Record summary:
The RNA shown here (c-di-GMP-I riboswitch aptamer) has 88 nucleotides and comes from a Myxococcales bacterium. The sequence was found by an Rfam model in a public genome assembly. The source organism's lineage runs through Bacteria, Pseudomonadati, Myxococcota, Myxococcia and Myxococcales. Model confidence (mean pLDDT): 82 of 100. Its Rfam family is "c-di-GMP-I riboswitch aptamer". Rfam's curators write: GEMM was predicted in a large-scale screen for bacterial structured RNA regulatory elements.
[in-house]
RNA sequence: CUCCCGAAACCGCAAACCCGCGGAAACGCGGGGACGCAAAACCAGUGCCCAAGUCGGAUCGCUCCCCAAGGGUCGAACGGUUGCCGAA
Numbered sequence: 001c002u003c004c005c006g007a008a009a010c011c012g013c014a015a016a017c018c019c020g021c022g023g024a025a026a027c028g029c030g031g032g033g034a035c036g037c038a039a040a041a042c043c044a045g046u047g048c049c050c051a052a053g054u055c056g057g058a059u060c061g062c063u064c065c066c067c068a069a070g071g072g073u074c075g076a077a078c079g080g081u082u083g084c085c086g087a088a
Base pairs, nucleotide, nucleotide: 012037013036017032018031019030020029021028022027035075041081042080043079045078046077047073048072049071050070053067056065057064058063
């Protein structure tokens, strides 16, 4: 010095839940709040989630199924990029 690993310190992030706003929804943003997190930083390729809406199918109907524009999620997991500190 590097890798694995991992105490301490510093600096950060912020689940559930509540309030407001946006959205059809998944979910997002702001405020409060902390379950946790060294990559809980970034990337939507795999995966996962949602699905307006036309046709078609079932139904008396409500509604459901099929298909699906597209959207969301990296705090389930895999993959990629970058990265703070430092004792045993």